[in-house]
This is a predicted structure of a 328-nucleotide part of an RNA (large-subunit ribosomal RNA, domain IV) from a marine sediment metagenome.
Context: one part of a larger RNA
RNA sequence: CGAUGUCGAAGGAACUCGGCAAAUUACCCCCGUAACUUCGGGAGAAGGGGGACCCAUUGGCGGGCAACCGUCGGUGGGUGGCACAGACCAGGGGGUGGCGACUGUUUACUAAAAACACAGGGCUCUGCGAAGUCGCAAGACGACGUAUAGGGUCUGACGCCUGCCCGGUGCCGGAAGGUUAAGAGGAGCGGUGAGAGCUGCGAAUUGAAGCCCCGGUAAACGGCGGCCGUAACUAUAACGGUCCUAAGGUAGCGAAAUUCCUUGUCGGGUAAGUUCCGACCUGCACGAAUGGCGUAACGACUUCCCCACUGUCUCCGACAUCGACUCA
Numbered sequence: 001c002g003a004u005g006u007c008g009a010a011g012g013a014a015c016u017c018g019g020c021a022a023a024u025u026a027c028c029c030c031c032g033u034a035a036c037u038u039c040g041g042g043a044g045a046a047g048g049g050g051g052a053c054c055c056a057u058u059g060g061c062g063g064g065c066a067a068c069c070g071u072c073g074g075u076g077g078g079u080g081g082c083a084c085a086g087a088c089c090a091g092g093g094g095g096u097g098g099c100g101a102c103u104g105u106u107u108a109c110u111a112a113a114a115a116c117a118c119a120g121g122g123c124u125c126u127g128c129g130a131a132g133u134c135g136c137a138a139g140a141c142g143a144c145g146u147a148u149a150g151g152g153u154c155u156g157a158c159g160c161c162u163g164c165c166c167g168g169u170g171c172c173g174g175a176a177g178g179u180u181a182a183g184a185g186g187a188g189c190g191g192u193g194a195g196a197g198c199u200g201c202g203a204a205u206u207g208a209a210g211c212c213c214c215g216g217u218a219a220a221c222g223g224c225g226g227c228c229g230u231a232a233c234u235a236u237a238a239c240g241g242u243c244c245u246a247a248g249g250u251a252g253c254g255a256a257a258u259u260c261c262u263u264g265u266c267g268g269g270u271a272a273g274u275u276c277c278g279a280c281c282u283g284c285a286c287g288a289a290u291g292g293c294g295u296a297a298c299g300a301c302u303u304c305c306c307c308a309c310u311g312u313c314u315c316c317g318a319c320a321u322c323g324a325c326u327c328a
Base pairs, nucleotide, nucleotide: 001323002322003321004320005319006318007317008316010314011313014312019309027051028050029049030048031047036041038157052079053078054077055076056075057074058073059072060071061070062069063068080084092307093306094305095304097302098301099299100298104116105115120155121154122153123152124151125150126149132141133140134139158294159293160292161291163224164223165222168221169220170217171216172215173214174213177212178211179210183206184205188201189200190199191198192197225243226242227241228240229239252286253283264280265279266278267277268276
């Protein structure tokens, strides 16, 4: 000096990205417990008190013929210690946001999460030799199932909801029309031949799906404007004009896991707060199942604050053990 432990005056998070680590708490009985809530919960909330041993007395339970034995309590009095759940073992607690409903699952060896899954919801395909999947096939799974079933896909408990756009892309429908391959068709034109013939080319016409075309469809892929003016202070603009669009973002939320400018502004908390909470709305660039907004409970998730507690720190010291080191 290092590792692992133990203890520490005064202070008590001043440490630090961050209370990381450590400390506190810890068992049983009694009392007592808030907001909120899906009435289950939240709850071991929080916060208090008691606990050893001895004596007396009293109640119950079990066993036994009984004497008595075992066991669980109640009440009163007393004894000792620094300490009585005496060692070991053995929750720190509270408040507030975010995300995800929840229990679960995951990167075997740097990620356990707000990622995946999930019940629940929707769309869509599939009438059974089903759709779909594997296989060249036979065949198999689906399923010894049958639309309350099976496949695909999106969303993700629950509550309140889920607006407008079908122009583009996709999908679905459409007995017309346009285009259109091989094929059919053969007007006509060649080669050869004396001819019959053989053999080439070949117009019109006819010819599916597809595409064009006409409709539908957004819990399909997706999209959801600009400029100018206007009210009896000012400011602002319910109002008007104009251009463009398939339609111009509804509800709700909003400096947000989204806000660049930005440490926005105001309020709260602190003596002091780029974080945090509540508001405002100027949303660079939220927004409704690529779901929107809430939400009790839950979380080795994450933000901020408080109490308790502490060697995290002010500021380090001592001790124990094992190393390192020095000497032998």

Model confidence (mean pLDDT): 90 of 100.